[in-house]
RNA sequence: GCGGAGGGCUGGAUGACCGCGGGCGCGGCAACGCGUCCGAGGAAAGUCCGGACUCCAUAAGGCAACGGUGCCGGGUAACGCCCGGCGGGGGCGACCCCAGGGAAAGCGCCACAGAGAACAGACCGCCACGGUCCGCCGGGGCAAGGGUGAAACGGUGGGGUAAAGGCCCACCGGGGGGCUGGCAACAGCGCCCGCUUGGCAAGCCCCACCGGGAGCAAUGCCGAAUAGGGACCACGCGCCGAAAGGCAGGGCGGCCUUGCCCCGGUGGUCCGGGUUGGCAGCUAGAGCCCGUCAGCAAUGGCGGGAUAAGAGGAAUGGUCAUCCAGGGACGGGGCGACCCGACCCGGACAGAAUCCGGCUUACAGGCCCUCCGCGCGC
Numbered sequence: 001g002c003g004g005a006g007g008g009c010u011g012g013a014u015g016a017c018c019g020c021g022g023g024c025g026c027g028g029c030a031a032c033g034c035g036u037c038c039g040a041g042g043a044a045a046g047u048c049c050g051g052a053c054u055c056c057a058u059a060a061g062g063c064a065a066c067g068g069u070g071c072c073g074g075g076u077a078a079c080g081c082c083c084g085g086c087g088g089g090g091g092c093g094a095c096c097c098c099a100g101g102g103a104a105a106g107c108g109c110c111a112c113a114g115a116g117a118a119c120a121g122a123c124c125g126c127c128a129c130g131g132u133c134c135g136c137c138g139g140g141g142c143a144a145g146g147g148u149g150a151a152a153c154g155g156u157g158g159g160g161u162a163a164a165g166g167c168c169c170a171c172c173g174g175g176g177g178g179c180u181g182g183c184a185a186c187a188g189c190g191c192c193c194g195c196u197u198g199g200c201a202a203g204c205c206c207c208a209c210c211g212g213g214a215g216c217a218a219u220g221c222c223g224a225a226u227a228g229g230g231a232c233c234a235c236g237c238g239c240c241g242a243a244a245g246g247c248a249g250g251g252c253g254g255c256c257u258u259g260c261c262c263c264g265g266u267g268g269u270c271c272g273g274g275u276u277g278g279c280a281g282c283u284a285g286a287g288c289c290c291g292u293c294a295g296c297a298a299u300g301g302c303g304g305g306a307u308a309a310g311a312g313g314a315a316u317g318g319u320c321a322u323c324c325a326g327g328g329a330c331g332g333g334g335c336g337a338c339c340c341g342a343c344c345c346g347g348a349c350a351g352a353a354u355c356c357g358g359c360u361u362a363c364a365g366g367c368c369c370u371c372c373g374c375g376c377g378c
Base pairs, nucleotide, nucleotide: 001374002373003372004371005370006369007368008367009366010365012323013322014321015320016319017318018317020039021038022037023036024035025034026033027032041349045360046359048358049357050356051355052354053215054214055213056212066211067210068209069208070207071085072084073083074082075081086100087098088097089096090095101206102205106204107203108200109199110198123146124145125142126141127140129138130137131136154172155171156170157169158168159167173195174193175192176191178189179188180187181186219280220279221278222277229271230270231269232268233267234266235265236263237264238247239246240245249262250261251260252259288305289304290303291302292301293300294299324347326345327344328343330341331340332339333338
């Protein structure tokens, strides 16, 4: 110098003018006005996990069903998150990726091709034997070689054999059991067994562990006007009459009186629920920054510091100027790296809605740290 790997930070500044939401103060009957202070993010996003909180359900607990998680150890309020390891895979390397328990508990599936796809099989072949019209045919042996496939019933080499084959041997692989190291996952090293028994569990399943349901539109309090509901009381509300008054609803024994019940309406008194609305929940938080100690780390302990959006379908914006990054093309100078001058463009993704811990996704540009490979110079 070029090409990469991992991690962190930032993601415009100032001023003027015009606005927006909220708190407080003053003025005003009020509407509102004035002053002052405050007013988005690293992801506020997706709402995918885990919680706090609230209500509902539930004796404690267990079982079943359903859902989730799945190497080991640690961290945490908790997690499917994070850290450190182990195993496997990729890269020359820094480093990256992995739903990474069980396939001899059982069931199921394995397309196409191929003879054969799981207690296998013989297409081309190989090998002796018998026959032969010398082309081959017949009944046997074999699975090494060829061919198919993602995968062919252990692999490589040697011995052996008619040809072969764990038939026998060595090494690798597999299974069993042991010792050593490690908390463990696991690793290393002997011993025994020639060893039919692939792959898929992100198909069912088995094993271990975890899990009640709903969500701030949770939930609690206050609560009008109007309409509607309920309880009680009065009037039978109609007709006749100027009025006083008279007669008159339905039912309960055949009738009457009294009584009781029912029913529509009007008036009065009271009660409770709900809609609109108001208040609480509501923001200080398992939170953040700095230092120090413990720890490889995640993280935790201690000390110090800072911390005023809280809201309702929802404010935090716009214009101009100057500047700061950055980019483009131009002129002049210089062999060149570069220097000087003036011009144009120009700052991403996005928008709190109860709160917190994560994950994931989006993001123009800029800055910093550590590391790897290659080339060159000394």